This is a predicted structure of a 470-nucleotide part of an RNA (small-subunit ribosomal RNA, 3' major domain) from an uncultured bacterium. The coordinates come from a structure-prediction model, not an experiment, and the mean pLDDT is 84. Its Rfam family is "Bacterial small subunit ribosomal RNA". The full RNA is in RNAcentral, with records from ENA and SILVA.
Context: one part of a larger RNA
RNA sequence: UGACGGGGACCCGCACAAGCGGUGGAGCAUGUGGUUUAAUUCGACGCAACGCGAAGAACCUUACCUAGGCUAGAAUGUGAGGGAAUGUUGGGUAAUGCCAACAGUCUGGGAAACCAGACCCAAAACAAGGUGCUGCAUGGCUGUCGUCAGCUCGUGUCGUGAGAUGUUGGGUUAAGUCCCGCAACGAGCGCAACCCUUAUCAACAGUUGCCAUCAUUAAGUUGGGAACUCUGUUGAGACUGCCGUUGAUAAAACGGAGGAAGGUGGGGAUGAUGUCAAGUCAUCAUGGCCUUUAUGCUUAGGGCUACACACGUGCUACAAUGGCCGGUACAAAACGUCGCAAUCCCGUAAGGGGGAGCUAAUCGCAAAAACCGGUCUCAGUUCGGAUUGAAGUCUGCAACUCGACUUCAUGAAGUUGGAAUCGCUAGUAAUCGCGGAUCAGAACGCCGCGGUGAAUACGUUCCCGGGUCU
Numbered sequence: 001u002g003a004c005g006g007g008g009a010c011c012c013g014c015a016c017a018a019g020c021g022g023u024g025g026a027g028c029a030u031g032u033g034g035u036u037u038a039a040u041u042c043g044a045c046g047c048a049a050c051g052c053g054a055a056g057a058a059c060c061u062u063a064c065c066u067a068g069g070c071u072a073g074a075a076u077g078u079g080a081g082g083g084a085a086u087g088u089u090g091g092g093u094a095a096u097g098c099c100a101a102c103a104g105u106c107u108g109g110g111a112a113a114c115c116a117g118a119c120c121c122a123a124a125a126c127a128a129g130g131u132g133c134u135g136c137a138u139g140g141c142u143g144u145c146g147u148c149a150g151c152u153c154g155u156g157u158c159g160u161g162a163g164a165u166g167u168u169g170g171g172u173u174a175a176g177u178c179c180c181g182c183a184a185c186g187a188g189c190g191c192a193a194c195c196c197u198u199a200u201c202a203a204c205a206g207u208u209g210c211c212a213u214c215a216u217u218a219a220g221u222u223g224g225g226a227a228c229u230c231u232g233u234u235g236a237g238a239c240u241g242c243c244g245u246u247g248a249u250a251a252a253a254c255g256g257a258g259g260a261a262g263g264u265g266g267g268g269a270u271g272a273u274g275u276c277a278a279g280u281c282a283u284c285a286u287g288g289c290c291u292u293u294a295u296g297c298u299u300a301g302g303g304c305u306a307c308a309c310a311c312g313u314g315c316u317a318c319a320a321u322g323g324c325c326g327g328u329a330c331a332a333a334a335c336g337u338c339g340c341a342a343u344c345c346c347g348u349a350a351g352g353g354g355g356a357g358c359u360a361a362u363c364g365c366a367a368a369a370a371c372c373g374g375u376c377u378c379a380g381u382u383c384g385g386a387u388u389g390a391a392g393u394c395u396g397c398a399a400c401u402c403g404a405c406u407u408c409a410u411g412a413a414g415u416u417g418g419a420a421u422c423g424c425u426a427g428u429a430a431u432c433g434c435g436g437a438u439c440a441g442a443a444c445g446c447c448g449c450g451g452u453g454a455a456u457a458c459g460u461u462c463c464c465g466g467g468u469c470u
Stems, first nucleotide, its partner, number of pairs: 007470007015460002019424005026316008034307002042053002064302007076127003081121003086103006106117004129291002132289003138285002140280003143276001145274001150189006156165003169180003195268004200236007210225002214223002239262001242256005318417001322376006335364002339358002344353003383414001388409007430452007
């Protein structure tokens, strides 16, 4: 000077408390450990590994295993030389110009010889390649404390010096935010603001969107309208600005008015100096080491999907605030020509046939809880749907290992979950569906979107984490 203390003082945070809903028990999904295996590729391990890298393992991916093949090699550049390209047939292989035969002979200029250009094959040579090791040799990127309020510098002053001061103190704030004081005076990185979005209004613009008035129609359908909604651009608006009280005459706090919004309005992006030799050599880059007929490349099949078990994260339930049947209504944000696909027809259905329209405010994908009516009457049930049998659909060269979905049959555990433990303070929790990325196909995951829509917070003694002074 720091760090630490079951030392002290002050302060903050879904940290506790007050509430609501979960996890821990069941079945399934998924990740991990372990075990097994020819291989179950590799990495990640308290918070900050474990629905993580992986925004999607049937082949491919793929890095692993088994078996076969290649050796200047799978890619790219220079390239002597040759030929257009390439196609057909035959043989062989699990597979490959692996082997043989035959056919074929580009464009422009020029009378021709030939020249130029594109493309292909390709000797030799030079450069290969490696998801092999080291994240404790590294760059870059990332997590974390933490969106916590801190971290420093110049000059001056003090101290022999390490260092101190400033940055401490009195108030105040979400904040080292601001005010006052002070051997300090200033400054920088952070805070805040500037950025995006959302909430209100205005102006401008009215098509594909809108429809109050006037006609018209089955229908904003058509004429028409530019008001409203909406879309988009530009502005306005909120600043403790105004009033009162408190305060030190300060900063500010509390109450009020006006206002769509009030004291950072809500949300996002934004992450200081540093910490953890944190993570990543398997995104990429890269030093060193190792390998070079193999630790490289390639083909087929298998594996990453195994299963006495243990843990994490989720989904579905255990029911009547419910299940089932019928009727009927209302979103937002995305996406669509390699696509989205309406009306119609076939099928119980998944789906099939067919294809209007749409390169989209024009057409399409396209809501569910809710509401109305009926039924079930507390039961392992008309709850629950695992598992299994059978028959199918779709994608794809191919669903056996190992896809998703449909129908019929089957109808397991489960009656609210021990110790313990998690999330959340408002359009939040809870609940309901919808979309997207990846993607041929394959979400209960992830990232978004809207619908319905609560309870509680006395307070800071205690648990956890953090800040300041001592």